[in-house]
Molecule: Bacterial RNase P class A
Organism: Anaerolineales bacterium
RNA sequence: CAAGUUGGCCGGGUGAUCGCAGCUGAGCAAUCAGUUGAGGAAAGUCCGCACUCCAUAGGGCAUGGUGCCGGCUAACGGCCGGGCAGGGUGACUUGACGGCAAGUGCAACAGAGAGGAAUAUUGCUAAAUUGUUACGUCAGUAGCAAUAAGUGAGGGUGAAACGGCGGUGUAAGAGACCACCGGCGGCGGCAGCAAUGUCGCCGGCCAGGCAAACCCCACCAGGAGCAAGACCAAGCAGGGUGAAAGGCAUUUCGGUGCCUACGGAGCGGCCCGCACCGUCUGACAUCCGGGUAGGUCGCAUGAGGGUUGUGGUAACACAAUUCCCAGAUAGAUGAUCACCAAGUUCAGGAGUGCCUUGUGCCACUGAGCAAACAGAAUGCGGCUUAUAGGCUGACUUGAUAA
Numbered sequence: 001c002a003a004g005u006u007g008g009c010c011g012g013g014u015g016a017u018c019g020c021a022g023c024u025g026a027g028c029a030a031u032c033a034g035u036u037g038a039g040g041a042a043a044g045u046c047c048g049c050a051c052u053c054c055a056u057a058g059g060g061c062a063u064g065g066u067g068c069c070g071g072c073u074a075a076c077g078g079c080c081g082g083g084c085a086g087g088g089u090g091a092c093u094u095g096a097c098g099g100c101a102a103g104u105g106c107a108a109c110a111g112a113g114a115g116g117a118a119u120a121u122u123g124c125u126a127a128a129u130u131g132u133u134a135c136g137u138c139a140g141u142a143g144c145a146a147u148a149a150g151u152g153a154g155g156g157u158g159a160a161a162c163g164g165c166g167g168u169g170u171a172a173g174a175g176a177c178c179a180c181c182g183g184c185g186g187c188g189g190c191a192g193c194a195a196u197g198u199c200g201c202c203g204g205c206c207a208g209g210c211a212a213a214c215c216c217c218a219c220c221a222g223g224a225g226c227a228a229g230a231c232c233a234a235g236c237a238g239g240g241u242g243a244a245a246g247g248c249a250u251u252u253c254g255g256u257g258c259c260u261a262c263g264g265a266g267c268g269g270c271c272c273g274c275a276c277c278g279u280c281u282g283a284c285a286u287c288c289g290g291g292u293a294g295g296u297c298g299c300a301u302g303a304g305g306g307u308u309g310u311g312g313u314a315a316c317a318c319a320a321u322u323c324c325c326a327g328a329u330a331g332a333u334g335a336u337c338a339c340c341a342a343g344u345u346c347a348g349g350a351g352u353g354c355c356u357u358g359u360g361c362c363a364c365u366g367a368g369c370a371a372a373c374a375g376a377a378u379g380c381g382g383c384u385u386a387u388a389g390g391c392u393g394a395c396u397u398g399a400u401a402a
Base pairs, nucleotide, nucleotide: 001398002397003396004395005394006393007392008391009390010389012340013339014338015337016336017335018334020037021036022035023034024033025032026031039373043384044383046382047381048380049379050378051225052224053223054222063221064220065219066218067217068082069081070080071079072078083097084095085094086093087092098216099215103214104213105210106209122154123151124150125149128147129146130145131144132143133142134141135140163181164180166178167177168176182206183205184203185202186201187200188199189198190197191196229297230296231295232294238288239287240286241285242284245260246259247258248257249256250255261279262278263277264276266274267273304323305322306321307320308319309318310317311316343369344368345367346366347365348364351361352360353359354358
């Protein structure tokens, strides 16, 4: 210098004007002043919790989830470190990574056969039996044909056909047997907390794939969710209680009017008086329980953030110090203008690299353009997804120079 790998961070700034919401202060009020006001994902709602209500003796079944080992954490399907397996020259990266040697099941097409030590298309064999021919020393020997049978070695199909390779063996063959290699299982030594690694011995044990198929094993999980839930509580409906009554007239028999008396409260304290309402239903007053609209809380001091230190490879933990940092309820957090600006495009261009005189890099000058994804609604920890542009740490490979 080029090409990469992997972390961390930012993701517009300043000012003016207008506007919105919370809080504080002032004001009778209108309003004014001050102050605060989105995110790294506020998103998807995929996990895990806190919190709340309901259920619940204990245990089990069902269902769902998780699944190498160790650690972290309130917890997790998260994170960190390690192991194994796959990919990459490498930095690094990907993996639901227990069990198919418990049972059941599945596998298109092709193929004889797809898992049962099964099958037999093309094959191989004919030691055995039968027939027959030749020879014969008449015991048999050799050949041919057929059949029962044996075989899984060869060819062929397939993604996959029951270890590989060489020999022994056999009628032909085959882990049938043997050496080597590979796998599996068992036992033991060493290293490691462990997963696991490594070494040795033993066993012909050779057992195919799929568990993100049922299933088995181990562990975890009661249900619903802030529209949870708690409190206050108009109106309407329901229930209880409430002082003081008689007469006359009228009537369509429901009531209505009048007189007297009484009760209540009013006329600013008392009496008279006056007017009103009631003394019968209704109404009214008051109380009660539940509770709608509405309001308050839940609701932001918290598994909280920053800085420093200590322990740890790390995730993380602890200590000290410091900060208070949205809280709306149909949902505020915005708009306009000016300047600046990380950058970027075009044009000019001093310089400089190269064997290439036409290209690369580039100080500087001028002009233009200049933020993406997105938006809280109980909170927190994660994961996943979206994100213009930019800054930065560590590392790898290649080339060149010293």